[in-house]
Context: one part of a larger RNA
RNA sequence: CUACUGCUAAGGAACUCGGCAAAACAACAGGUGUAACUUCGGGAUAAACCUUGCCGGCGUCUUUUUUCUUCGGAUUUAAGAUGUCCGGCCGCAGCGAAAGAUUCCACGCAACUGUUUACCAAAAACACAGGUCUCUGCUAAGUCGUAAGACUAUGUAUAGGGGCUGACGCCUGCCCAGUGCCAGAAGGUCACGAGGAGGGGUUAACGCUCUGAAUCUAAGCCCUGGUGAACGGCGGCCGUAACUAUAACGGUCCUAAGGUAGCGAAAUUCCUUGUCGGGUAAGUUCCGACCCGCACGAAUGGCGUAAUGAUGUGGAAACUGUCUCGGCAGUAGACUCG
Numbered sequence: 001c002u003a004c005u006g007c008u009a010a011g012g013a014a015c016u017c018g019g020c021a022a023a024a025c026a027a028c029a030g031g032u033g034u035a036a037c038u039u040c041g042g043g044a045u046a047a048a049c050c051u052u053g054c055c056g057g058c059g060u061c062u063u064u065u066u067u068c069u070u071c072g073g074a075u076u077u078a079a080g081a082u083g084u085c086c087g088g089c090c091g092c093a094g095c096g097a098a099a100g101a102u103u104c105c106a107c108g109c110a111a112c113u114g115u116u117u118a119c120c121a122a123a124a125a126c127a128c129a130g131g132u133c134u135c136u137g138c139u140a141a142g143u144c145g146u147a148a149g150a151c152u153a154u155g156u157a158u159a160g161g162g163g164c165u166g167a168c169g170c171c172u173g174c175c176c177a178g179u180g181c182c183a184g185a186a187g188g189u190c191a192c193g194a195g196g197a198g199g200g201g202u203u204a205a206c207g208c209u210c211u212g213a214a215u216c217u218a219a220g221c222c223c224u225g226g227u228g229a230a231c232g233g234c235g236g237c238c239g240u241a242a243c244u245a246u247a248a249c250g251g252u253c254c255u256a257a258g259g260u261a262g263c264g265a266a267a268u269u270c271c272u273u274g275u276c277g278g279g280u281a282a283g284u285u286c287c288g289a290c291c292c293g294c295a296c297g298a299a300u301g302g303c304g305u306a307a308u309g310a311u312g313u314g315g316a317a318a319c320u321g322u323c324u325c326g327g328c329a330g331u332a333g334a335c336u337c338g
Stems, first nucleotide, its partner, number of pairs: 001333008010324002014322001019319001029051004037042001039167001053089005058083006067074002090094001095100001102317007109309002114126002130165007142151003168304004173234003178231002180227005187222003193216002198211005235253005262296001263293001274290005
């Protein structure tokens, strides 16, 4: 010096991206006690506080033994359990060793238990119960296979497949112009095919042969409608109120329609460390507001939400060699000889 381990005055997170690591809390014990919030189940072992050994006595309960009996019981012996009871004893210390939760406050995300990148990611990702749309009437739709056939399913719309969303609560606005899907005995267009007016070649002729208009003729497309928990989209400029400022109001252009409720510097805010308030002596983080949303927004779901989380963020108590700032000790290496 390296690895592992033990101790450390005073301070106690000043360390650091961050309390990482370590320390500490402490029985899934007994007793007392327990908040906000809540889906009334929880939260909860919340939190917080106290007790714990040994000896003796006295109770209580269960079983048991003896004696007496008026068969109700009284008395007596032993074992086990137990007490908010009383007295005593010892130690620094009585769960005397070991083992055995740190806790609280607030916010984001995801309801939850679960699943995942075998070997750098466990998560806010996936799944989920629930919601909704759509297809499918059974030789089902869908999938695999050239096929036979198989799965679906020895199921039958309370079933099966596919898409999106993701417990629960309150909700889910406007736009069908584009794209998609659905519907539509009309009309337009439209292939093969049918049709055969007419025309060409050849022939003496009969014929043979080539071409071919009208007309008939499917889906599709055009067309007419519908449809957003289908793909998606959800404006600009100018003026105006008796201080100023602002604009409930008005004008105008454009659009299929111009973003509703709710939320908002947010896992989204560039300017930005926005501004105000809180917390700190001091706070680019955090919490509460404001709204000027560069570029939130309603099942590519919006906003809340108890419980849950090896989740992310901020704060607090306790605790400590994380640090001020180091020191000492042990074990194995390192070093020397072989």
This is a predicted structure of a 338-nucleotide part of an RNA (large-subunit ribosomal RNA, domain IV) from a Patescibacteria group bacterium.
Rfam family: Bacterial large subunit ribosomal RNA. Rfam links the family to the GO terms ribosome and structural constituent of ribosome.
NCBI's taxonomy places the organism under Bacteria, Bacteria candidate phyla.
Its mean pLDDT, the model's own confidence on a scale to 100, is 86.